[in-house]
This is a predicted structure of a 474-nucleotide part of an RNA (small-subunit ribosomal RNA, 3' major domain) from a Candidatus Latescibacterota bacterium. It matches the Rfam family "Bacterial small subunit ribosomal RNA". The prediction has a mean pLDDT of 84.
Context: one part of a larger RNA
RNA sequence: UGACGGGGACCCGCACAAGCGGAGGAGCAUGUUCCUCAAUUCGAUGCAACGCGAAUAACCUUACCCGGGUUUGACAUAUACCGGACAGCCCUAGAGAUAGGGUUUUCUUCGGACUGGUAUACAGGUGCUGCAUGGCUGUCGUCAGCUCGUGUCGUGAGAUGUUGGGUUCAGUCCCGCAACGAGCGCAACCCCUAUCCUUAGUUGCCAGCACGUCAUGGUGGGAACUCUAAGGAGACUGCCUAUGUUAAGUAGGAGGAAGGUGGGGAUGACGUCAAGUCCUCAUGGCCCUUACGCCCGGGGCUGGAAACGUGCUACAAUGGCCGGUACAAAGGGCUGCAAUACCGCGAGGUGGAGCUAAUCCCAAAAAACCGGUCUCAGUUGGGAUUGGAGUCUGCAACUCGACUCCAUGAACGUGGAAUCGCUAGUAAUCGUGGAUCAGCAUGCCACGGUGAAUACGUUCCCGGGUCUUGUACA
Numbered sequence: 001u002g003a004c005g006g007g008g009a010c011c012c013g014c015a016c017a018a019g020c021g022g023a024g025g026a027g028c029a030u031g032u033u034c035c036u037c038a039a040u041u042c043g044a045u046g047c048a049a050c051g052c053g054a055a056u057a058a059c060c061u062u063a064c065c066c067g068g069g070u071u072u073g074a075c076a077u078a079u080a081c082c083g084g085a086c087a088g089c090c091c092u093a094g095a096g097a098u099a100g101g102g103u104u105u106u107c108u109u110c111g112g113a114c115u116g117g118u119a120u121a122c123a124g125g126u127g128c129u130g131c132a133u134g135g136c137u138g139u140c141g142u143c144a145g146c147u148c149g150u151g152u153c154g155u156g157a158g159a160u161g162u163u164g165g166g167u168u169c170a171g172u173c174c175c176g177c178a179a180c181g182a183g184c185g186c187a188a189c190c191c192c193u194a195u196c197c198u199u200a201g202u203u204g205c206c207a208g209c210a211c212g213u214c215a216u217g218g219u220g221g222g223a224a225c226u227c228u229a230a231g232g233a234g235a236c237u238g239c240c241u242a243u244g245u246u247a248a249g250u251a252g253g254a255g256g257a258a259g260g261u262g263g264g265g266a267u268g269a270c271g272u273c274a275a276g277u278c279c280u281c282a283u284g285g286c287c288c289u290u291a292c293g294c295c296c297g298g299g300g301c302u303g304g305a306a307a308c309g310u311g312c313u314a315c316a317a318u319g320g321c322c323g324g325u326a327c328a329a330a331g332g333g334c335u336g337c338a339a340u341a342c343c344g345c346g347a348g349g350u351g352g353a354g355c356u357a358a359u360c361c362c363a364a365a366a367a368a369c370c371g372g373u374c375u376c377a378g379u380u381g382g383g384a385u386u387g388g389a390g391u392c393u394g395c396a397a398c399u400c401g402a403c404u405c406c407a408u409g410a411a412c413g414u415g416g417a418a419u420c421g422c423u424a425g426u427a428a429u430c431g432u433g434g435a436u437c438a439g440c441a442u443g444c445c446a447c448g449g450u451g452a453a454u455a456c457g458u459u460c461c462c463g464g465g466u467c468u469u470g471u472a473c474a
Base pairs, nucleotide, nucleotide: 001474002473003471004470005469007468008467009466010465011464012463013462015458016457019422020421021420022419026313027312028311029310030309031308032307033306034304035303042053043052064299065298066297067296068295069294070293073122077121078120079119080118081117082116083115084114088103089102090101091100092099093098106113107112124288125287127286128285129284133282134281135277136276137275138273140271145184146183147182148181149180150179151160152159153158164175165174166173190265191264192263193262195233196232197231198230199229200228201227205222206221209220210219211218236259239253240252241251242250243249315415319374320373321372322371323370324369331362332361333360336355337354341350342349343348381412386407387406388405389404390403391402392401428450429449430448431447432446433445434444
C1' cells in the first nucleotide's frame, strides 16, 4: 500500500421488511448429471453451466458409431509431361459413393483458355493445448470509481491531490484545505416515447358540400381532424414560498402535456476471475498424412433405474362449455402471402382475384361484454396415455415430424424443508407477430389489450461504496 475480520461509523441496492404472483408436490416439454450403448459427437459446471453454443438433429446438418469406398485428394496455388473434352441426358451393375457403355460436344490471335490423367511441391484435420495467443464475450456493475503531470511531505515503500463539513443517482456540485490542474469513467450530446406548431397529403384520413348503396371513403371532392415523416418548439430548479452557511442543494406550490435524471433504450472506466471460447474466425507450438484427411449408405445425437434446473398445462364457479357481439399494436410476403367461391365434421383440398405492398394478403385478435347451461363432483374440472382413421411437408415420417377427427380418459383437490421474480402502465393475466425454417416452438426476440397490491422502516440476511481500526496474510 492492499486484502481480510462472526471490528467500528456512514450510505446504497426488490438486499431485507410490506405486498402480489410463482417454483419446490402432479402430468408433459426441454436442458443437464448419472447410467446404458457399436455410438449415445463436442463444449458450457456456484452466483456468472443446466429452453446455454443450437435463430429449428427424420436424410443433410454431423463433428459420433458400423459398413462400403478413395489417396495430389471434396477445396487452393505452381511446375513438367500426356490427352480432348468436361458437364448434361439415357442404359446397365450397385445400398449408394462409384464403375462401365451409349449419345451429345469446345473456343483459339495457335501462345493458350477450360478440363481430364501422371508426377512433385503441397492440400486437408470440428485432432491437442483458451495455462502459448489475437479477436469476441460473461462477471463484479451502469457500481462510482480508476489514474496522471507538476508541486509539497517522507531516508524509502509511498502519501497528498481523491481526505474533511454539507449535498447528490453520481469523485454530482458547493465550502474548506499544500496543493494546483488534467485524463478515463458520471452527466450531457444519440435513438424511441409523452404535448404542441409548421411543411407535405397518397396507398392513409372524411368535418363540411354533393352523388350512390341493403351496407362500406364506395365516388366527386376536401386538406380541417386522425395518421404518416421531415423540420422545429417545449423542462432550465426558469418562477414563488420556506429552509440551508449569503453556497451547493432540499421541501412545498404555481403554471404546464410533461417537474426536478419525465419514462425507456443504446452506451460498460482502471481492473478482477490463468473466468469462457483453438468446434465462428484468426493463430504459435505439438500431432495425423493409403489417415486423426475425403466420399457414400445405415444407425446415433431422440436410449432410461434414478437425481437436478428451466418452462408449459392444470387442480376449477373471479370457472368450464355453447351461441352472439366489440376493440389493437408491431411485423412478414414473389421459389412468396394468398381473398371471394366450392368440397370436407376437421387438419386440409380444389381453384386462383389481388399484391414487389400505408393499396392486396397473412388476419380470426384473445381476455372483455351479452345471453344460455353446468351446481362443487375427480365433475361438462384436468387433459396425460393408448387404440383406430386421416391431413400436410418432404426422395423418405419405422427408429424419429407437426396437425386433425373418433374413442380412451391417468396423475392432479393448491404442494414439506428450503426458494425465485417484481415498485407502475410494473407484477399478474390475455392474445398477436417475427427470426430460424421444406416441415416442426410450451423456447427465444418483439408487439399491443386488461391492469393491481405494498414500501412503517434500515435492527437483521445478501451484495456493494467511503472513512477508520486490528492483523502472526501478500